[in-house]
RNA sequence: UAGAGUUUGAUCAUGGCUCAGGAUGAACGCUGGCGGCGUGCCUUAGGCAUGCAAGUCAAACGAAAGCUCUUCGGAGCUUUAGUGGCAGACGGGUGAGUAACGAGUAGGAAUCUACCCUUUGGUGGGGAAUAACUAAUCGAAAGAAUAGUUAAUACCGCAUAACAUCGCAAGAUAAAAGAACGUAACUGUUCGCCGUUGGAGGAGCCUGCUUCCUAUCAGCUAGUUGGUGAGGUAAUAGCUCACCAAGGCUAUGACGGGUAGGGGGUGUGAGAGCACGACCCCCCACAAGGACACUUAGAUACGGGUCCUACACCUACGGGUGGCAGCAACCGGGAAUAUUGCGCAAUGGACGAAAGUCUGACGCAGCGACGCCGCGUGUGGGAUGACGGCCUUCGGGUCGUAAACCACUGUGGAGAGGGAAGAAGUUCUGACGGUACCUCUCUAGAAAGCACCUGCUAACUACGUGCCAGAAGCCUCGGUAAUACGUAGGGUGCAAGCGUUAUCCGGAUUUACUGGGCGUAAAGGGUUCGUAGGCGGUUAAAUAAGUGACGGGUCAAAGCCCCCGGCUCAACUGGGGAAAGGCUCAUCAAACUGUUUAACUAGAGUUGGUUCGGGGAUACUGGAAUUCUCGGUGGAGGAGUGAAACCCGUUGAUAUCGAGAGGAACGCCAAGAGCGAAGGCAGGUAUCUAGGACCACACUGACGCUAAGGAACGAAAGCUAGGGUAGCAAACUGGAUUAGAGACCCAGGUAGUCCUAGCCGUAAACGAUGAACACUAGCUGGUUGGAAAUUUUUAUUUUUGACUGGCGUAAGCUAGCGCGUUAAGUGUUCCGCCUGGGGAGUACGGUCGCAAGGCUAAAACUCAAAGGAAUUGACGGGGAAACGUACAACCGGCGUUCCAUGUGGUUUAAUUCGAUACAAAACGAAGAACCUUACCUAGGUUUGACAUCCCGAGAAAGCCCUCGAAAGAGGGAAGUGCCCUUCGGGGAACUCGGUGACAGGUGCUGCAUGGCUGUCGUCAGCUCGUGUCGUGAGAUGUUGGGUUAAGUCCCGCAACGAGCGCAACCCUUAUCUUUAGUUACCAUCAUUUAGUUGGGGACUCUAAAGAUACUGCCCCGGUUAACGGGGAGGAAGGUGGGGAUGACGACUGGUCCGUAUGGCCCUUAUGCCUAGGGCUACACACAUCCUACAAUGGCUAGUACAACGGGUUGCCAAACCGCAGGGUGGAGCUAAUCCUUUAAAGCUAGUCUCAGUUCGGAUUGGGGUCUGCAAUUCGACCCCAUGAAGCCGGAAUCGCUAGUAAUCGCGGGUCAGCAGACUGCGGUGAAUACGUUCUCGCCUCUUGUACAUACUGCCCGUCAACUAAGGGAAGUCGAGGGCGCCCGAAGCCCCUUCCGUCAAAGGAAGGGUUU
Repeated sequence: UAGAGUUUGAUCAUGGCUCAGGAUGAACGCUGGCGGCGUGCCUUAGGCAUGCAAGUCAAACGAAAGCUCUUCGGAGCUUUAGUGGCAGACGGGUGAGUAACGAGUAGGAAUCUACCCUUUGGUGGGGAAUAACUAAUCGAAAGAAUAGUUAAUACCGCAUAACAUCGCAAGAUAAAAGAACGUAACUGUUCGCCGUUGGAGGAGCCUGCUUCCUAUCAGCUAGUUGGUGAGGUAAUAGCUCACCAAGGCUAUGACGGGUAGGGGGUGUGAGAGCACGACCCCCCACAAGGACACUUAGAUACGGGUCCUACACCUACGGGUGGCAGCAACCGGGAAUAUUGCGCAAUGGACGAAAGUCUGACGCAGCGACGCCGCGUGUGGGAUGACGGCCUUCGGGUCGUAAACCACUGUGGAGAGGGAAGAAGUUCUGACGGUACCUCUCUAGAAAGCACCUGCUAACUACGUGCCAGAAGCCUCGGUAAUACGUAGGGUGCAAGCGUUAUCCGGAUUUACUGGGCGUAAAGGGUUCGUAGGCGGUUAAAUAAGUGACGGGUCAAAGCCCCCGGCUCAACUGGGGAAAGGCUCAUCAAACUGUUUAACUAGAGUUGGUUCGGGGAUACUGGAAUUCUCGGUGGAGGAGUGAAACCCGUUGAUAUCGAGAGGAACGCCAAGAGCGAAGGCAGGUAUCUAGGACCACACUGACGCUAAGGAACGAAAGCUAGGGUAGCAAACUGGAUUAGAGACCCAGGUAGUCCUAGCCGUAAACGAUGAACACUAGCUGGUUGGAAAUUUUUAUUUUUGACUGGCGUAAGCUAGCGCGUUAAGUGUUCCGCCUGGGGAGUACGGUCGCAAGGCUAAAACUCAAAGGAAUUGACGGGGAAACGUACAACCGGCGUUCCAUGUGGUUUAAUUCGAUACAAAACGAAGAACCUUACCUAGGUUUGACAUCCCGAGAAAGCCCUCGAAAGAGGGAAGUGCCCUUCGGGGAACUCGGUGACAGGUGCUGCAUGGCUGUCGUCAGCUCGUGUCGUGAGAUGUUGGGUUAAGUCCCGCAACGAGCGCAACCCUUAUCUUUAGUUACCAUCAUUUAGUUGGGGACUCUAAAGAUACUGCCCCGGUUAACGGGGAGGAAGGUGGGGAUGACGACUGGUCCGUAUGGCCCUUAUGCCUAGGGCUACACACAUCCUACAAUGGCUAGUACAACGGGUUGCCAAACCGCAGGGUGGAGCUAAUCCUUUAAAGCUAGUCUCAGUUCGGAUUGGGGUCUGCAAUUCGACCCCAUGAAGCCGGAAUCGCUAGUAAUCGCGGGUCAGCAGACUGCGGUGAAUACGUUCUCGCCUCUUGUACAUACUGCCCGUCAACUAAGGGAAGUCGAGGGCGCCCGAAGCCCCUUCCGUCAAAGGAAGGGUUU
């Protein structure tokens, strides 16, 4: 010392990406009141107009001009150029270069130093010039040059000279300048000048240590390294030269490349660190680019000089001039950085004796919110919670005491008055500045924005938009209900600022020194040997390098920190102080490390003995088998496969016997047994050779461990050369398979596999686990040694080594899996390696290789993940066990024909809408002629067909006439009921008219919803509490052994219990009992045509209550269980049959057109009314039914037996009429009473005789009946006539396990009418199930998984277009460097010649050298 988001369905760990913090010489966007203190070209070391930035001294000198005075001799003052002196080497700017003694720090010796301080001495006497000036000349100018004149503190000799310099000494050598003031005068005073001593400050040089990245830069160096001598410098030195030697540097990184001024410090950080080097201070370097010297105390000189180059300017074209990286300013560049200001008043500097002059240093002001700090934009009261905005569940809430309004204050602003410090120093002197500050008066008046509001992260609603527009730091948001876009209201944060962008540190323990890792996440080198290096056993002594202690020096100031002060506070600033740490010096200590010395034996090695093995190399050799050759026998196939074919075979295969050839590999033994460093090693024998273990404890005496570079070994494949080649077998050929088959399968077959010699140097070279040493519970095997005891001499037991396995919650470690004395535990030493995924182990470079290729090894770009272990599911053409009419078995269908109905499609003005795998399609629809009706056309209507409220009138309803298709419109007649009443009227209900709120919508969204419902599935599952286990997701329970229809039950078990499901309770049916007998029943007794009537209460039946079945009993099996098999009894037996009943959930299943409902949409229409039409169309396709194709049948006649139901707008009897449909009729029945109601198949008899028929009935013509306002589009039925397709149905597919299938009819709902559909009812009444391999579905356990939208998953590669990077390819243009060569300015030095007042100083020309 704070964390968070993001990989997953969820979890843990790994790991990257991203965020919250601080900072800035900043910039950009929006906004902007005041003041203080700071700060402001980071880019083009690009170019610069103009002004200023370095001058000063007359007390060094001569002269000139002006003024004043004058005693006319001259004097004074001011100014100017020149000679001379000092200063222009400081101050100011910039960071290009520089990786360096450049800087920092600590030291050193061979040096110089103007001005200043200090010591000591001197300042004598001469000389010759020259600028200025005058005259004249050249030139555009800059300037140049000639003649003449003149001064000095300018210049040159002479003298003197020490404690100076040189020299061992003797000795030698080198100086100087005056000026001002004062005086009667000088050995006066002051300032100078010359020599000299010491100092201070400054400068030069040398050295140790420290000082960025890169090895894809590994070798560099000839003045190079050293020596001698000489030259040179202020001084040391290869600094330079001659000669001599051959050195010097380098893996502790030379040389090369890239980048960069260094430090004090600054930012950040808990710190260690990391990043940076604006402002201020110190050092360095530079001054348009490059070179050079002169002068000087000091320069290789920013505002000096010479030359070259580039650029710019002037020009009379001959020639000249210039250098803002000084202060301002300008252009350019750029995202971007200020005034051509005031003043020398202060501080500091130059000159001067001084006054003073100069000073863009500096002090101030100006501009910029660029930063830090401070202040303000008001304060108190004020509820009717105003208006307005926004939201709303329409009640209200919120902006909000906020405003208005009342009272007050004056930071600020305006005006007026006063008014500093800064001044040292007695006088004088203030740019800032009439500024700061103080007092008075007036004024709430000029003065709030910016970002954000899904999570991280403080802060939420509405509207708009509709994967669009847009947002986004990351995850992500937006496809019609967006707290994520845009706007508004509200809120949050900060505030004269707020956001964004950029950059640095932090978070990041994400390079880990502090402080990480490598079995599987990235990461142990393939193995061994060994060099450097690192580390190293026991005892003693010495030493003092490391180490420790005390002290001294130093690390400038500023800064950071602490204390005390000054500006009203703060920022800012003055004074004082401290800690830690670095370097260095001295002293002390001696435990540890090092070094040296002397010893030791436990590490290591040697020796002796025993023993072990597929350890290695070479030579020789053996048998079995394959193949081939020859010969015999034999005669049709063989071979091969899922099935085949290519192939071999009558020229004799396969098979079999015999003989022979040749190559390769070694059966049994043989075992997670052995050996080896690893790779690897297997028939036998011999030779050579290497190693391990054990025992003894004789010898050496730390000789050790590890190991960068390096060396050796190193499977298979591959390569080179030469051999060899039986089998096998890449490539290749053929045959199959397949959509294809460049494969899997088959038949062939070449390299190769083998040997010799050499290369290659890689593998999942794996224990995915580097080597060495020590320590830390056990149990149990194997191999190979040693020792002991017992003993029957076979063996047994005990013990001690080495190697090699298994188990293990001992402990410990680990994310988990797992490891666990063979560690992945605990420690020590050394090496190798890792730092998100992809790009990529790739490109380029280097190096190795014959090649193939190996080793070393990036970046651009791109993604927000990639990856590990474990969990729950789902899935598997994985495994185990089980179930289901799932298959199989049986029966009957569908698919064929016609028709019906539904759907698709098409058509149409409309053919309303929905449903679409199972789980849509005789479904919504339990019944479309009108209505229904939602659709279309046409005619109407607008508060509406319907609801509530308000106003006016009238009862309402009903009736008549005209127009109209109707709706409706117009007109007319008639005329008032109920309640209350104050008799005026009012009220309720209804109608008409009017107004607006509203009504209305089968309009959209079933992906906003409720409710209901389908399917998985009546499958046996789905969960919870507590406990326990696990870091956790989760697990356990619910798994296991049995069993069941069942998570049904039993047993076991870290589980014990519980809930929703299962089962049961409910209904119905089967048996019985009791009760009750009308409308039902009738055995007995009467009676009748007739249960018709008495009667009966037995039976049937009805309908209420009960009983019954529970594996209860017996036998067997089973765990003394659950349960199963069999049996008895029983109407029924193991859930008796059937029904209702549908767990947690999933399918974003269906339905907004049943109803309800959010949101959106329409409102003279998408509402409402009406008529007509449509939903009934028709080339076609599909689905579901009906009827059929016939003789188990059709037809005709006769005849028998039901049940469930329904009925008053109804069922409808008898009777009569009609061929029939039906009609007339009206009894009975509100129903166990009457009606519907003749059940049909069946049975009996007859006929038909295999045919498109006496099968089949479609279609069509004609005629009717019924319902209804209406039957044309478009009803059902009847009669006559017509008599289509169809002769049992391809692929495929459906239902059913018993009163079931199949078959036969009957009823009901809907309904005016319409049933082939739906839903009930009864009649007749089978066949089959070996079984669970397969198909489908489902359940449990287990296993794998890269799936989780969950296999309809995931995912790979080519191709198209585009992007980025790398490579290739004719060329082209640059940059840097190495070597060689050419041209070559100024300047220094040297040489020669010439000039010179002549041995000098100096000058000129030429030559040499060289940049």
About this RNA:
Small-subunit ribosomal RNA from an uncultured Microgenomates group bacterium, 1411 nucleotides, folded computationally. The RNAcentral record of the sequence draws on ENA and SILVA.